RNAcentral holds the sequence, with entries from Rfam. A computed fold for a 190-nucleotide RNA from Aneurinibacillus soli, annotated as Lysine riboswitch aptamer. The source organism's lineage runs through Bacteria, Bacilli, Caryophanales, Paenibacillaceae and Aneurinibacillus.
RNA sequence: UGGUGAGGUAGAGGCGCGAAAACCAUAAGUACCCUGCAGGAGGAUUGAGAGUCCAUAGAAUGCAGAAGAAAGGGGAAUUCGCCGAAAUGACAGCUUGCUUCUCAGCGGCUGUUGUUGGGUCUGUAUCGAAUAGAUGCAGGACUGUCACCGAAUCGUCAUCCCGGACGUUCGGUGGAGUACUAUCUCGCAC
Numbered sequence: 001u002g003g004u005g006a007g008g009u010a011g012a013g014g015c016g017c018g019a020a021a022a023c024c025a026u027a028a029g030u031a032c033c034c035u036g037c038a039g040g041a042g043g044a045u046u047g048a049g050a051g052u053c054c055a056u057a058g059a060a061u062g063c064a065g066a067a068g069a070a071a072g073g074g075g076a077a078u079u080c081g082c083c084g085a086a087a088u089g090a091c092a093g094c095u096u097g098c099u100u101c102u103c104a105g106c107g108g109c110u111g112u113u114g115u116u117g118g119g120u121c122u123g124u125a126u127c128g129a130a131u132a133g134a135u136g137c138a139g140g141a142c143u144g145u146c147a148c149c150g151a152a153u154c155g156u157c158a159u160c161c162c163g164g165a166c167g168u169u170c171g172g173u174g175g176a177g178u179a180c181u182a183u184c185u186c187g188c189a190c
Stems, first nucleotide, its partner, number of pairs: 003188009014083001016082005023075002034065005042054003046104005086116010097106002117143002120140008145175008154167004
């Protein structure tokens, strides 16, 4: 000096990722409560069982009237944390949520592990009030990164000349974020 292994630091991708309170729209003239009419024995949880409560002094349900929400999800901006940011599958643990208890199911949190470079469009499935949106799968073009191949002769180095090396641009093919670029430390080999 370059190579290789391990560890650290900083950085790039771009409608980039995520969180928070306030605001706005939607949810919705819906739910709940009240009144009237009909109805006539059940009702109170996502499901089952137990228990308790309500109910012929009228349950569920339907119609009409009056009055009338909220949560989750979403939107543009702001603030904060960031670039496996984050999302998601499986397994394990916890849970004071959906109920008074038990079991199951769903939801939430944490850990391990697998997959996905990124956003976007189309189709489909699930969730959702929803045509919003989210997620999974499949496909399309775009985009960033690395490797290989080719071209441009534009620049630098080198050479008597050809050939060559590096950089830049363009095109093609392929890979994956435990990656890529830069840099530092330690070890190994030459």